RNA sequence: GCGCCCAUCGUCUAGCGGUCAGGACAUCGCCCUCUCAAGGCGAAAACACGGGUUCGAUUCCCGUUGGGCGUACCA
Numbered sequence: 001g002c003g004c005c006c007a008u009c010g011u012c013u014a015g016c017g018g019u020c021a022g023g024a025c026a027u028c029g030c031c032c033u034c035u036c037a038a039g040g041c042g043a044a045a046a047c048a049c050g051g052g053u054u055c056g057a058u059u060c061c062c063g064u065u066g067g068g069c070g071u072a073c074c075a
Base pairs, nucleotide, nucleotide: 001071002070003069004068005067006066007065010025011024012023013022018055027043028042029041030040031039048064049063050062051061052060
């Protein structure tokens, strides 16, 4: 250089055209407890970026950025 794959709450992940974008851990609040832990209830928190297609894009297409894998050349 070329080809392929990946990018979603703080972390790990589900979702692959129409949902209020879901779950686990973590965080915060309340309950429980003499207190803490555990447990119960609740809250906050995310679609890497720019275009395109579409009535509608996290999802499909193109590009950019970042990461991973493979491959060629030189030695």